[in-house]
Context: one part of a larger RNA
RNA sequence: GAACGAACGCUGGCAGCGUGGAUUAGGCAUGCAAGUCGAACGAGAUUCCCCGUGAUAGCAAUAUUAUGGGGAUGAGAGUGGCGAAAGGGCGAGGAACGCGAGGGUAAUCUACCUCUAAGCAGGGGAUAACUCUUCGAAAGGAGUGCUAAUACCCGAUGUGGUCCCUCAACGCAUGUUGAGGAGAUUGAAGGUGGGGACCGAAAGGCCUGCCACUUAGAGAGGAGCCCGCGUCCCAUCAGCUAGUUGGUGAGGUAACGGCCCACCAAGGCUUACGGGUAGCUGGUCUGAGAGGAUGGUCAGCCGCACUGGGACUGAGACACUGCCCAGACUCCUACGGGAGGCUGCAGUCGAGGAUCUUUUGCAAUGGGCGCAAGCCUGACAAAGCGACGCUGCGUGGAGGAUGAAGGCCUUCGGGUUGUAAACUCCUGUCAUUCGGGAACAAUUGCCGGUCGGUUAACAGCGGAUCGGCUUGAUGGUACCGGAAGAGGAAGCCACGGCUAACUCUGUGCCAGCAGCCGCGGUAAUACAGAGGUGGCAAGCGUUGUUC
Numbered sequence: 001g002a003a004c005g006a007a008c009g010c011u012g013g014c015a016g017c018g019u020g021g022a023u024u025a026g027g028c029a030u031g032c033a034a035g036u037c038g039a040a041c042g043a044g045a046u047u048c049c050c051c052g053u054g055a056u057a058g059c060a061a062u063a064u065u066a067u068g069g070g071g072a073u074g075a076g077a078g079u080g081g082c083g084a085a086a087g088g089g090c091g092a093g094g095a096a097c098g099c100g101a102g103g104g105u106a107a108u109c110u111a112c113c114u115c116u117a118a119g120c121a122g123g124g125g126a127u128a129a130c131u132c133u134u135c136g137a138a139a140g141g142a143g144u145g146c147u148a149a150u151a152c153c154c155g156a157u158g159u160g161g162u163c164c165c166u167c168a169a170c171g172c173a174u175g176u177u178g179a180g181g182a183g184a185u186u187g188a189a190g191g192u193g194g195g196g197a198c199c200g201a202a203a204g205g206c207c208u209g210c211c212a213c214u215u216a217g218a219g220a221g222g223a224g225c226c227c228g229c230g231u232c233c234c235a236u237c238a239g240c241u242a243g244u245u246g247g248u249g250a251g252g253u254a255a256c257g258g259c260c261c262a263c264c265a266a267g268g269c270u271u272a273c274g275g276g277u278a279g280c281u282g283g284u285c286u287g288a289g290a291g292g293a294u295g296g297u298c299a300g301c302c303g304c305a306c307u308g309g310g311a312c313u314g315a316g317a318c319a320c321u322g323c324c325c326a327g328a329c330u331c332c333u334a335c336g337g338g339a340g341g342c343u344g345c346a347g348u349c350g351a352g353g354a355u356c357u358u359u360u361g362c363a364a365u366g367g368g369c370g371c372a373a374g375c376c377u378g379a380c381a382a383a384g385c386g387a388c389g390c391u392g393c394g395u396g397g398a399g400g401a402u403g404a405a406g407g408c409c410u411u412c413g414g415g416u417u418g419u420a421a422a423c424u425c426c427u428g429u430c431a432u433u434c435g436g437g438a439a440c441a442a443u444u445g446c447c448g449g450u451c452g453g454u455u456a457a458c459a460g461c462g463g464a465u466c467g468g469c470u471u472g473a474u475g476g477u478a479c480c481g482g483a484a485g486a487g488g489a490a491g492c493c494a495c496g497g498c499u500a501a502c503u504c505u506g507u508g509c510c511a512g513c514a515g516c517c518g519c520g521g522u523a524a525u526a527c528a529g530a531g532g533u534g535g536c537a538a539g540c541g542u543u544g545u546u547c
Stems, first nucleotide, its partner, number of pairs: 001547004006543005013393006019386002026349003030346003035082003040079002047072011089304003098231003102227004108223003113219007122154003130145001132143004160186004164181007190211006198205002232276003239269003244266006251259001279301004283294004306327005329340004357383001359382003365379001366377004396426004406417004430488001432483005445469007453461002491536005496517003502531005512519002
């Protein structure tokens, strides 16, 4: 000098864009953060409407009420599907194939998505919800009876897949790919929209569109595993190792492998082993570069989810807001037993020099589910707070000398503050106020027309195009225009040398200053105050850290 996720002191007008728990991976009140599908399924609270009957009031119309039937609505829960393994947070652990960049997988898996090929006969038994009984303080159970499915099971169908044999081609050793062959084995589920003839009492059959389902192949994206290289400090750590190193066989896995096991052999490693520290990278800071330091925000990867262990489900987890066990802690209890996990967004206590709102919205972008409408989304978009940073703007401009007054200094003549002020003439940024401003960010979706596709079809469905309607949290915000009036807006540090900037007064080795040299003991440009001056400026200085 530059830089910072900074802190502290004094001061503080506005806007835009960023950024903000670095410490206790300490404990957490409260609310929200993962749901969705009725076009898979049964059941259906509530409310409303219609019809019948009865009762009450009334002369009656009618009103109220009870009950039976039908229709609409469809809450809350349940079965089932998909999602919940993403998104979001944090950096404790880990010196490791964890990460980086480069390869391998002929040792592998892959839900949803895209494309291709083929298929989508028939049947069965349950079970939740619900009813009834019952245990328990609660959390939560137990039993009886009934019922549905795209839940579960049997089973037909084999385009295919897998196992086996033969041949060919190829390769990278194990092998891979293709063709042919006999046998074995292996699959499915429906939902919804529309419709001319025909059948049917109807439901529907039948035809057809879309979604779903089964098998197989390919792709895309994702994931697992392996390898060469790189990846901090300590030798005041010099030897380490028995599943250890290798083999055979068996098991296990999607898959190779001591991954695990039995047996056999005796090997294997060398800055090993041990200790300390640390998430890694793209990057960031500095520097002419080489290098050094660093890894906050953003992006990629890894690891973690109260602590330790474990598996289940599933395409995918050994699963942040799933399960089980143990432990610590907190809470409830009828003392028998139970409940919980903010390293999600806000917020709170604690510790700390120190880091924000218990805000608005799903309008956009993205995600989950759904045919869709849509629902959910503390992701995200916004607003709020903090000069924490960067950038921009303003705090006025021009004229104005008798160089006013006051202050300070003085050799008492004057000098300086100083064109500075007053005064005159202007301007109107920002702020204030009034008005305009449904701006952009908006597409999706729905309705209508035209064209061509599917089809038996002028239904329906999806495609292209045109027109119309609808949807904005921020927000009456940005921006624009009008009005008034210099009015509301400057401080901080320094002034001995380094280093730009000097005098007076007070003090008297005291009080104090100080980055280094050093200053202060009666004339201190170095302490304190004042005037003046210099520097930077909504900041300035100090401290800390890095180069």

The prediction has a mean pLDDT of 82. This is a predicted structure of a 547-nucleotide part of an RNA (small-subunit ribosomal RNA, 5' domain) from a metagenome.